Notes:
This is a predicted structure of a 72-nucleotide RNA (transfer RNA) from Talaromyces pinophilus. Taxonomically the source falls in Talaromyces sect. Talaromyces (Eukaryota, Fungi, Dikarya, Eurotiales). Rfam family: tRNA. Rfam describes the family as follows. Transfer RNA (tRNA) molecules are approximately 80 nucleotides in length. Rfam classes the family as a transfer RNA. The RNAcentral record of the sequence draws on GtRNAdb. The coordinates come from a structure-prediction model, not an experiment, and the mean pLDDT is 81. It is recorded under the gene name tRNA-Lys-TTT-1-1.
RNA sequence: GCCCGGUUAUCUCAAUGGUAGAGUGUCAGACUUUUAAUCUGAAUGUUGUGGGUUCGAGCCCCACAUCGGGCG
Numbered sequence: 001g002c003c004c005g006g007u008u009a010u011c012u013c014a015a016u017g018g019u020a021g022a023g024u025g026u027c028a029g030a031c032u033u034u035u036a037a038u039c040u041g042a043a044u045g046u047u048g049u050g051g052g053u054u055c056g057a058g059c060c061c062c063a064c065a066u067c068g069g070g071c072g
Stems, first nucleotide, its partner, number of pairs: 001071007011023003018055001026042005048064005
């Protein structure tokens, strides 16, 4: 330099162009002599950044940033 893939909640990951979710963690409550475990509930997000397409974009297009892999 060229090619490919990733970037979404604290973390690990989902999500056919039509209300962004799960597990885990955190907090509160129940239970328990206490802790843990279990159960119930709650808070959660500029979907990496900036544009574009569209009635509507996490999803499609472009550029950039960053991480990883491959080729030279």